Predicted 3D model of a 1507-nucleotide RNA (small-subunit ribosomal RNA) from a metagenome.
RNA sequence: AGAAUUUGAUCCUGGUUCAGAUUGAAUGCUGACGGCGUGGAUUAGGCAUGCAAGUCGAACGAAGUGAUGAUUCGUCAUCACUUAGUGGCGAAAGGGUUAGUAAUACAUAGGUAAUCUGCCUUUAACCUUGGAAUAACAGUUGGAAACGACUGCUAAUACCGAAUGUGACAAUUUUGUGCACGCAUAAGAUUGUUAAAGUGGGGGAUUUUGAGAAAAACCUUGCGGUUAGAGAGGGGCUUAUGGGAUAUCAGCUUGUUGGUGUGGUAACGGCACACCAAGGCUAAGACGUCUAGGCGGAUCGAGAGGUUGACCGCCAACACUGGGACUGAGACACUGCCCAGACUCCUACGGGAGGCUGCAGUCGAGAAUCAUUCGCAAUGGGCGAAAGCCUGACGAUGCGACGCCGUGUGAGCGAAGAAGGCCUUCGGGUUGUAAAGUUCUUUCGUUUGGGAACAAGAGAGAAAGAUGAAUAAUCUUUCGAUUUGAGCGUACCAGAUAAAGAAGCACCGGCUAACUCCGUGCCAGCAGCUGCGGUAAUACGGAGGGUGCAAGCAUUAAUCGGAUUUAUUGGGCGUAAAGGGCGUGUAGGCGGGAAGACAAGUCAUAUGUGAAAUUACGAGGCUCAACCUCGUAGCCGCAUACGAAACUGUUUUUCUUGAGGGUAAGCGGAGAAAAUGGAAUUCCACAUGUAGCGGUGAAAUGCGUAGAUAUGUGGAGGAACACCGGUGGCGAAGGCGGUUUUCUAGCUUACUCCUGACGCUGAGGCGCGAAAGCAAGGGGAGCAAACAGGAUUAGAUACCCUGGUAGUCCUUGCCGUAAACGAUGUAUACUUGGUGUAGUCGGUCUCAAUCCUGGCUGUGCCACAGCUAACGCAAUAAGUAUACCGCCUGGGGAGUACGUCCGCAAGGAUGAAACCCAAAAGAAUUGACGGGGACCCGCACAAGCGUGGAUCAUGUGGUUUAAUUCGAUACAACGCGAAGAACCUUACCCAGGUUUGACAUGUAUUGGAUAGCAUUGGAAACAAUGUCUCCGAAAGGUCGAUACACAGGUGCUGCAUGGCUGUCGUCAGCUCGUGCCGUGAGGUGUUGGGUUAAGUCCCGCAACGAGCGCAACCCUUAUCGUUUGUUGCCAGCAUUAAGUUGGGAACUCUGACGAGACUGCCUUGGUUAACGAGGAGGAAGGUGAGGAUGACGUCAAGUCAGCAUGGCCCUUAUAUCUGGGGCGACACACGUGUUACAAUGGCCGGUACAGAAGGCAGCAAUACCGCGAGGUGGAGCAAAUCCUUAAAACCGGUCCCAGUUCGGAUCGCAGUCUGCAACUCGACUGCGUGAAGUUGGAAUUGCUAGUAAUGGCGCGUCAGCCAUAGCGCCGUGAAUACGUUCCCGGGUCUUGUACACACCGCCCGUCAAAUCAUGGAAGUUGGUUUUGCCCGAAGUCACUGACUCAACCGCAAGGAGAGAGGUGCCAAAGGCAAGGCUGAUGACUGGGAUUAAGUCGCAACAAGGUA
Repeated sequence: AGAAUUUGAUCCUGGUUCAGAUUGAAUGCUGACGGCGUGGAUUAGGCAUGCAAGUCGAACGAAGUGAUGAUUCGUCAUCACUUAGUGGCGAAAGGGUUAGUAAUACAUAGGUAAUCUGCCUUUAACCUUGGAAUAACAGUUGGAAACGACUGCUAAUACCGAAUGUGACAAUUUUGUGCACGCAUAAGAUUGUUAAAGUGGGGGAUUUUGAGAAAAACCUUGCGGUUAGAGAGGGGCUUAUGGGAUAUCAGCUUGUUGGUGUGGUAACGGCACACCAAGGCUAAGACGUCUAGGCGGAUCGAGAGGUUGACCGCCAACACUGGGACUGAGACACUGCCCAGACUCCUACGGGAGGCUGCAGUCGAGAAUCAUUCGCAAUGGGCGAAAGCCUGACGAUGCGACGCCGUGUGAGCGAAGAAGGCCUUCGGGUUGUAAAGUUCUUUCGUUUGGGAACAAGAGAGAAAGAUGAAUAAUCUUUCGAUUUGAGCGUACCAGAUAAAGAAGCACCGGCUAACUCCGUGCCAGCAGCUGCGGUAAUACGGAGGGUGCAAGCAUUAAUCGGAUUUAUUGGGCGUAAAGGGCGUGUAGGCGGGAAGACAAGUCAUAUGUGAAAUUACGAGGCUCAACCUCGUAGCCGCAUACGAAACUGUUUUUCUUGAGGGUAAGCGGAGAAAAUGGAAUUCCACAUGUAGCGGUGAAAUGCGUAGAUAUGUGGAGGAACACCGGUGGCGAAGGCGGUUUUCUAGCUUACUCCUGACGCUGAGGCGCGAAAGCAAGGGGAGCAAACAGGAUUAGAUACCCUGGUAGUCCUUGCCGUAAACGAUGUAUACUUGGUGUAGUCGGUCUCAAUCCUGGCUGUGCCACAGCUAACGCAAUAAGUAUACCGCCUGGGGAGUACGUCCGCAAGGAUGAAACCCAAAAGAAUUGACGGGGACCCGCACAAGCGUGGAUCAUGUGGUUUAAUUCGAUACAACGCGAAGAACCUUACCCAGGUUUGACAUGUAUUGGAUAGCAUUGGAAACAAUGUCUCCGAAAGGUCGAUACACAGGUGCUGCAUGGCUGUCGUCAGCUCGUGCCGUGAGGUGUUGGGUUAAGUCCCGCAACGAGCGCAACCCUUAUCGUUUGUUGCCAGCAUUAAGUUGGGAACUCUGACGAGACUGCCUUGGUUAACGAGGAGGAAGGUGAGGAUGACGUCAAGUCAGCAUGGCCCUUAUAUCUGGGGCGACACACGUGUUACAAUGGCCGGUACAGAAGGCAGCAAUACCGCGAGGUGGAGCAAAUCCUUAAAACCGGUCCCAGUUCGGAUCGCAGUCUGCAACUCGACUGCGUGAAGUUGGAAUUGCUAGUAAUGGCGCGUCAGCCAUAGCGCCGUGAAUACGUUCCCGGGUCUUGUACACACCGCCCGUCAAAUCAUGGAAGUUGGUUUUGCCCGAAGUCACUGACUCAACCGCAAGGAGAGAGGUGCCAAAGGCAAGGCUGAUGACUGGGAUUAAGUCGCAACAAGGUA
């Protein structure tokens, strides 16, 4: 610090996801040790049991036990201990939890002149004197218990009175000081009121009581008590500021806001009450609802900031739920009290008891959180004079890898690179120095022994000092016998022991470090995102190997980060989400120049505070670290004090440039109202006139002989204003168009006369606001939703046509929305130019007007800088800046639901969530496509011969079959693989055999044969028997048998492949290097103007070059030359039946080498080009003709059955051998062909002319036989030598238009040939038979010249042949091409695109099915809250109190005072009634989302076929 993911690719917008850190975690697998931390987050759910607050005898009385002493033996005294009670202090702390609480809370900074404070410290003074009770206890008694009742006795530091008054308080009053101005404070005066408790230790003299002991007085001292002041610490109250969500909560409030008075409190206060006033809060968010303890801090982050509030610390609140007070310094009290309620327990049914959100523990719920441990040794707390007691605070230990930190599981050497595993190209590689082995070490563990610190204190006794009359007592200091450890025989140290006891988890397609094999086969499964899996899965599962971390690892959950994805730092709004439809204007925000003042903001300095812990830095202590300790910094904040005055602000004075006004001159479809005009449509009337009109792609509906349309004249009525008219004008926008008038508003120019910042923006508010629509009343010509009819169509509720009503028009009132768009808020300033246009003011020139030229205000176009993702914008900014407003934050759900407001309604405004997806968008690029455009080409069309109809052949489909083997199957399968299925071939079927095999190689053992021949069985293969019996000196060879490795497979996958092939297409294209342009994909080049068969060439050009293609080079053919003359040839000579022979080398021919054609020449056109047109010459002329040659690529095109080959599969069978059958079936369909349908012909006779090819298991002549196929026979020929009649044509004859003398299928008989074998299933011959067919519907193929058509000949395969096929050869030998409108295919440029699997694309909606979430809904049922009323516990307060009462007064009666009881106010819970908000559920219902192959159409994307 980034990365993955939208696309064919690109840039951008934008979301999703990942890598990091963290946690009080949980889960899975695994687990050696230690240290330090940490551990009920859920049900503030219920709790068994034990413990968690007592202590003091030096406050008091009593009882009991023990010891000692005394004893009158009854007992008494003293000491020690124990116990309940009275009394004191404590129990308000400590400990727990976070329910409630959005402020009676918390944090920070203040105030209290409005206040309290036990214990503690300190100061001053004092502690005098009386009284009456009461628990305990005893007796009686009630009750099951809890717990009481009555009578009697008793003490106090318990309770009550009196005295004194240092003081304090109150009232009155004097003086001073201070400030916040009616309080504070200091010093006085007078009057009134107001305290106390004792107890422990010690003591010499004296006094008192006493028989004495002893006690008391007295002195002294400690503790305690009282009053008052001060302090410290702790509270109470109060002010400001700060920190959640929601406006789909907008108004709230009656003790409410304030005042006066009274009460109350420690204290201010509506805190409470009475009266008076009518206030108070709120858009800077009141009130309501939801959520929540707050903070120091924790965590993430570069920071800003986000999230959070476990542990530790501070504060608050709570203690079963609700209410209440009492006591007290302090509570409305966690382990106190009273009442109500729910729950649990006890009960003798009458009544009672209880409160773990203390520590352990238990149940429940939950994904989930520990021991019913030890100890007060330490620290701290309570009580006590102290010893000490109490202390689940605390200190320890235990459990849990929950977290952090540390340590170990060994180290060195060790290659035969062991074995095993895995992979393999079979060579090897890897695991891997890893192991084994060898040398060494021993942390930790185990065991044995030693062994701390945490301990400070307490304290017999002694000394010194203080106090004191005192050598007493007490206190302080010093010394000090003795003594205190839960953890613990722990930490630590040493010895012994043996490498001995100690490694897992996740991952390995990309992101992201790490790869192979096997299994599986869109199954099982994985998955954070993208996505893997349909037979070769680095993505599933296993294995080997590897990577990462490590006593842990991974997953899940959660937070921050990345995310600049809420943007203060630090985003945007033309087209991606986003500018309000427009104006006006309130609050608010912001605001021109100069000077003065102030000091709120701002800045500086200082002070206080910002607790500790945490964090950072520097040190120190545990062996290190975590952890702990110390120091420093910091805590970015708040407050106070003193200053500064530039800027903002406030205020005063002033200025003119912003703004406004004035004068003058203009401008306009600006608005409102009234008047008025002509053209046209329609209608009406009349006239002329006759058969159609109208309408369309074509028609029909419609109108018309009752006279239309057309034409003419006249009239009626409504609406709209041609030409001018213009990216021209005006208006804020919507919008505004004949002409005239009136009224209203605006803008511009010139002058620079006046005011003097009066300004800009603008949340709410108010107004305007197209069309459609609504309401009422008019109007209604044309047009025209709905509707009707006619067409079109598969349908046509549409497009087209004929009609036609609302509406469109006017008046008045609503509605308030539009692609209300420049998809661009308003205002101001600045920034390079060019060129139009509208308004207006100037200048030059002119007699004047133009032209030219300058300024301002509008309105357009082009272009620079700059900006932008790009497109583009560019002084009318989307540039550079400022001010203010509005709006956006992935797509869908959805502008929907609910709620509210507005509206007559239609509907509008505001405006979610659940759920689903990983995209959805923008701009541009390359292709492809278009029922887009332009240009061009092609037997593409057009002009000529066939197919499609018949018969047959052949191939295919289908069907059939035991099998009909397999493949090919749009063009580009179908006379294709197959250049030849009777057996073989043969792969298929049936039957019979074989199993190292029909075939290859190797090893081991073994045999002498194997083979051949003969016989038997058999359909054969084969089996059995007999006969025979190798070579070599040996090793061994050869052949067989047995066994093992292996063979074999036309079995599967052409979608694993090689190779080969088809096709687009012999189309003219396809690319590269460098440069340039672009952020980039990419472009340029290759486009453009010409030209060509051609990206062929020329010219131009940010391109310049190059490559693969084109062309040429190659072959054949057409002409000539040279050469060769045999087997070929024959002009002349001779000869023959014959180039037969002699001869010839001229010609033809053969086959080798050459020549020739290049737009070279001429004319003309063209850019002086390329090139075209014409011509000459030439055998051939513009590529002469034909062939071979097939760019980058496309179709997962074809072929595993030609071959090769990976993987998979079979192995007595999917291998192999044999016989037979099948591949030849046959209702039918299609393709390709043959032969025909006849006279341009058939038949008969005669007669002529080729080329190419083949031949020894071959071609075969003459001759003979046969009607013939053929047979007999065998001259010649391994071939320019021998073998092979060319046919159509031509000549003559016949047939005479018919199912024929056409046509030949089919069938019968008889044969020939090949072959082991012609039944299934060959070809051919002869005789006989003589079918369909009379030129072929829709549709459709090929062909442009030696071509089509037509005629024959040859060859390959091959024994033969189903060949009418294929490949070649020659003969005869045409017609047509006007042309490119259309069909098909292709090329180039351009355009649109929502396509990229690329139009055979994409994609929309209803319906049907399933699932999911959600809205409505008669209702049903909870929660919460409000209002009114009823009832009203406990309790404070008030009133009452005829009853009761020890202390005081009083001789007494009685009084004072207090209490029980009663009444009232308030008031919890409860009840009744009615509401608000909210949750769950609900028959039915609405839409939404999703779901490989459902239905109907085809709406959108191309002009998407009606933009």
Background:
Its mean pLDDT, the model's own confidence on a scale to 100, is 84. It matches the Rfam family "Bacterial small subunit ribosomal RNA". The sequence is in RNAcentral, with records from SILVA.